[in-house]
RNA sequence: CGGGUGUUAGCUCAGCUUGGUAGAGCGCUACCUUGGGGUGGUAGAGGUCGCCAGUUCAAAUCCGGUACACCCGA
Numbered sequence: 001c002g003g004g005u006g007u008u009a010g011c012u013c014a015g016c017u018u019g020g021u022a023g024a025g026c027g028c029u030a031c032c033u034u035g036g037g038g039u040g041g042u043a044g045a046g047g048u049c050g051c052c053a054g055u056u057c058a059a060a061u062c063c064g065g066u067a068c069a070c071c072c073g074a
Stems, first nucleotide, its partner, number of pairs: 001073007010026004020057001028044005050066003054062001
């Protein structure tokens, strides 16, 4: 320098191919259960979908650019 993969909740990751309400598990908070804790149960909070711009009625998803991490090549 060229190419590829990844970036989504505090953590680990789905969802993208095929545009249409942002999700799961763990964790966290409250309550129930217990003498108390753990376990179990119920409910809830938590997101500029790495960033910028474009297309579209509508973008996590499609197009372009770019940052970071890793891999391959030179």